[in-house]
RNA sequence: CCCGUGGGAGAGAGCGCGAGGACCCGUCCCGCGCCGCCGAAGGCGCAAGCGCCGCCGCUAAACGCUCAGGCACCCCGGACCACGGG
Numbered sequence: 001c002c003c004g005u006g007g008g009a010g011a012g013a014g015c016g017c018g019a020g021g022a023c024c025c026g027u028c029c030c031g032c033g034c035c036g037c038c039g040a041a042g043g044c045g046c047a048a049g050c051g052c053c054g055c056c057g058c059u060a061a062a063c064g065c066u067c068a069g070g071c072a073c074c075c076c077g078g079a080c081c082a083c084g085g086g
Base pairs, nucleotide, nucleotide: 001086002085003084004083005082006081007080012035014034015033016032017031018030020029021028022027036071037070038069042067043065044064045063049058050057051056
């Protein structure tokens, strides 16, 4: 570094509109828009320190930013941890 197994959080079941689909006829699904929010794929940013000793450059995260992603349950994803193997 790779593979397998197990664990793995957070945040609106938000509001509005709509061709339609499902069907228990009143709900759900889907699409679009709006506001709010999360942070642990990825991405971006910074300290000490080091180089230069002027500008500046190198440089970490689970810290920050939220572009991406995500926000009922389930599924998927999921940093990281444990165990096993290569």
This is a predicted structure of an 86-nucleotide RNA (Glycine riboswitch aptamer) from uncultured Algimonas sp. Its mean pLDDT, the model's own confidence on a scale to 100, is 80. Rfam family: Glycine riboswitch aptamer. From the family's description: This family represents the bacterial glycine riboswitch. Glycine riboswitches usually consist of two metabolite-binding aptamers domains with similar structures in tandem. The aptamers cooperatively bind glycine to regulate the expression of downstream genes. In Bacillus subtilis, this riboswitch is found upstream of the gcvT operon which controls glycine degradation.